[in-house]
Context: one part of a larger RNA
Molecule: small-subunit ribosomal RNA, 3' major domain
Organism: uncultured bacterium
RNA sequence: UGACGGGGACCCGCACAAGCAGCGGAGCAGGUAGUUUAAUUCGAAGCAACGCGAAGAACCUUACCAGGACUUGACAUCCCUCUGACGGGCCAGAUAACGACGGCCUUUCUUCGGACAGAGGGUGACAGGUGGUGCAUGGUUGUCGUCAGCUCGUGUCGUGAGAUGUUGGGUUAAGUCCCGCAACGAGCGCAACCCUUGUGUACAGUUACUAACACGUAGAGGUGAGGACUCUGUACAGACUGCCGGGGACAACUCGGAGGAAGGUGGGGAGGACGUCAAAUCAUCAUGCCCCUUAUGACCUGGGCUACACACGUGCUACAAUGGCCACCACAGAGAGAAGCGAACCUGCAAGGGGGAGGGGAACUCAAAAAAGUGGUCCCAGUUCGGAUGGUGGGCUGCAACCCGCCCACAUGAAGUCGGAGUUGCUAGUAAUCGCGGAUCAGCAUGCCGCGGGGAAUACGAUGGCCGGGUCUUGCACU
Numbered sequence: 001u002g003a004c005g006g007g008g009a010c011c012c013g014c015a016c017a018a019g020c021a022g023c024g025g026a027g028c029a030g031g032u033a034g035u036u037u038a039a040u041u042c043g044a045a046g047c048a049a050c051g052c053g054a055a056g057a058a059c060c061u062u063a064c065c066a067g068g069a070c071u072u073g074a075c076a077u078c079c080c081u082c083u084g085a086c087g088g089g090c091c092a093g094a095u096a097a098c099g100a101c102g103g104c105c106u107u108u109c110u111u112c113g114g115a116c117a118g119a120g121g122g123u124g125a126c127a128g129g130u131g132g133u134g135c136a137u138g139g140u141u142g143u144c145g146u147c148a149g150c151u152c153g154u155g156u157c158g159u160g161a162g163a164u165g166u167u168g169g170g171u172u173a174a175g176u177c178c179c180g181c182a183a184c185g186a187g188c189g190c191a192a193c194c195c196u197u198g199u200g201u202a203c204a205g206u207u208a209c210u211a212a213c214a215c216g217u218a219g220a221g222g223u224g225a226g227g228a229c230u231c232u233g234u235a236c237a238g239a240c241u242g243c244c245g246g247g248g249a250c251a252a253c254u255c256g257g258a259g260g261a262a263g264g265u266g267g268g269g270a271g272g273a274c275g276u277c278a279a280a281u282c283a284u285c286a287u288g289c290c291c292c293u294u295a296u297g298a299c300c301u302g303g304g305c306u307a308c309a310c311a312c313g314u315g316c317u318a319c320a321a322u323g324g325c326c327a328c329c330a331c332a333g334a335g336a337g338a339a340g341c342g343a344a345c346c347u348g349c350a351a352g353g354g355g356g357a358g359g360g361g362a363a364c365u366c367a368a369a370a371a372a373g374u375g376g377u378c379c380c381a382g383u384u385c386g387g388a389u390g391g392u393g394g395g396c397u398g399c400a401a402c403c404c405g406c407c408c409a410c411a412u413g414a415a416g417u418c419g420g421a422g423u424u425g426c427u428a429g430u431a432a433u434c435g436c437g438g439a440u441c442a443g444c445a446u447g448c449c450g451c452g453g454g455g456a457a458u459a460c461g462a463u464g465g466c467c468g469g470g471u472c473u474u475g476c477a478c479u
Stems, first nucleotide, its partner, number of pairs: 002478001004475002007473007015463001016461001019426005026317004031312002034308002042053002064303005070297001073126001077125002080122004091099001108115002128292002131290003137286002139281003142277001144275001149188006155164003168179003194269004199237007209226002213224003240263001243257005319419001323378006335366003341358001345354003385416001391410006433453006
């Protein structure tokens, strides 16, 4: 100087408190440990590993195991040499890799010798490695933490390490600003500039819209038309403590009010200082060194990553009447679509099948009634709750659903009657609740990323105590 203290003072944060909903009990899903296994590939490990890498393991992926088969190689460049295009077909084999067989075809230029490109065989340099080391590294990332901090130049003080500035009095979300001060300035952070959302104006009106006029319909912006409205899109305006009053040091600022769509950083996002954890990643990639080289490389078939006494974290569905079932029917937003989205119509109880209009899309489609809603019924039961489990029959994708996919119908109907100690999230269009879309993707979503619908309770505290953090100060056995 730091770090630390079951030292002190001040302050902050869903940290507590006040509330709401959960988790911990049940069933299942998916992750992990453990165990098992020929293999159950590898990594991640308190917070900050465990619905994490994986935005999607039937084959592939795939790195693991068994078996079969290759050795200049699945991939790259080059030298020498031989062959002759490549390809396609048939046979054995595990419908494979691979091996053997016979026949067909021949790019461009040409001086007809050959040359170029590509391919195959041989040879040698070399390739290859998801092998090791994240404690050799780059890059990227997590975390403290969007916390308010971290520093420098010159000056001054100190023998020096260092200090000062950055401390103090106020104030702020903020080292934010004001005042004071041996300091005066500056940089990285804070804030602002950026995107989005909330209001308005102008301009622009097609594929969006429809007030007036006309046509038209069972109904309908369906048609002419319109440029008003909604909306879309570009530009601009608007919010700055600007105005008024109280407090305050006449300051910074704070409290109240007006006006306003919005008020004191309006809401949300992006944005993460110096650094910490030898934090994570050599399996995205790159890379030093080490190691393998007829194998630790490469190919194929099948299996495994999906095992299951058990343990843990994350979720979904429930235990019901604020509900289940049946019927009817209203209102979104944001997206996606060509090897794709797929309408009407027909068919099937349904999953689905047939069909193929339209649309590279404000036009067509996904898409339908979006669901929570309204009416009827059930009458408190292990039930018309709950849906696990196993059975039968089907559908779809795909060479292929046995290991090991999803969906439908019928019948089956388990545990579960609100969950111990403990523990998590959330302060407003939030929580809880309801559905919709997308990425990945042939198929597969309770996960993830988005979107809107309806929509709460509470915050008592001048924070005593728990957790984390910031500033000053003090002690000190550590540096």